[in-house]
């Protein structure tokens, strides 16, 4: 310099708060005892999920998301391992990493021209005028100019002068061959070969996916106003996004629909889990098996405070202080914030 990984104040007393259990009793928000009481990010709510409720059937079309190769998971856009490109001197660190010959868009400005794109200056041949030189016709795309990008790079040859025009070399396309479970790499051979870049532009391709959300749902007890009103059958209604089609219901009705008025208590859900520690096995690893052990808040206006000694670290010493920061269904992750201490590997 990288990359990881642990801590982030401790102990004792005394007075108070919540919650489970047990015993009393005056049955109370009651007393006593005992055992437990915010995080590595609880933060953001960006992502999976587990549990709730939600659909009348078929058809079609839409929308979203992920994008290399394998292996892990409950599942993931998430982790490992690898492979290619970029940055780094390097340890390493990042990736929105299918497809531009399926189609359509975009490439300001400069430039002669921005993709079935081009000759502005330039070379080179002929012709004509002509003092130097200039016109015109024809090849031209090596060289300069513009520019983020201009018809693969370098050297020879060759040519009026040029051009893969030719040859070698590299690049690029195709096939084989070898290793690898693939992505991929190495190595042969043929081929003068390529109309550019962009798809975190639209679109194409594969694979996936409904919505809501614990204030979710259930269950008790109570209260109210047996409330007033609405259009229609070639019509209205019912779905888990539209859009047809079957099916059911509706003529005043326990279908849809407006206005209004009454409840805001209580209990549940609610914390034993894909759960966490250690140890062997396998495995490069994430991680899976198995064996043993452990139970760690569950509040509902919301709970662990406050006071005295004593070490710790900071300081010369005292005094002050000791990051970032408070669960609210319940986990797996990912991104953010973090004075400072200490350990390891490269």
């Nucleotide at each position: 310099g990288g990359c990881g990984a642990u801590u982030g104040g401790a102990c004792a007393g005394c007075u108070g708060c919540u919650a489970u259990a047990u015993a009393u009793u005056u049955u109370a928000u009651a007393u006593a005892u005992a055992u437990a009481g915010a995080g590595g990010a609880a933060a953001g709510u960006c992502c999976g999920a587990g549990c709730a409720c939600u659909a009348a059937u078929g058809a079609g079309a839409a929308a979203a998301g992920u994008g290399c190769c394998a292996g892990u998971u409950a599942a993931c856009g998430g982790c490992u391992g690898g492979u290619c490109a970029a940055g780094g001197u390097a340890a390493c660190u990042u990736g929105a990493a299918g497809g531009a010959a399926a189609g359509u868009g975009c490439c300001a400005c400069a430039g002669a021209a921005a993709a079935a794109a081009u000759a502005c200056c330039g070379c080179u041949a002929u012709g004509a005028a002509u003092u130097a030189u200039u016109c015109a016709u024809a090849g031209u795309a090596a060289g300069g100019g513009u520019g983020a990008a201009a018809a693969g790079g370098c050297g020879a040859g060759g040519u009026a002068a040029g051009a893969g025009c030719u040859c070698a070399c590299c690049g690029c396309u195709u096939u084989g061959u070898u290793g690898g479970u693939a992505a991929c790499a190495a190595c042969a051979a043929a081929g003068g070969c390529a109309u550019g870049g962009u798809a975190a532009a639209c679109c194409c391709c594969a694979c996936u996916u409904g919505g809501u959300g614990a204030a979710a749902g259930g269950c008790c007890a109570g209260a109210u106003a047996a409330a007033a009103g609405g259009a229609a059958a070639u019509g209205g209604a019912u779905u888990a996004u539209c859009u047809c089609a079957u099916a059911u219901c509706c003529a005043a009705g326990u279908a849809c629909u407006u206005u209004g008025g009454g409840u805001a208590g209580g209990c549940c859900g609610c914390u034993u889990g894909a759960g966490c520690u250690u140890a062997a096995u396998g495995g490069u690893a994430a991680c899976a098996u198995u064996a043993a052990g452990u139970c760690u808040a569950g509040a509902u206006a919301g709970a662990u405070a406050g006071c005295u000694g004593u070490c710790a670290g900071u300081u010369u010493a005292a005094a002050a202080c000791u990051a970032c920061a408070g669960a609210a269904c319940u986990c797996g992750g990912c991104u953010u914030a973090u004075a400072g201490a200490u350990c390891g590997c490269c």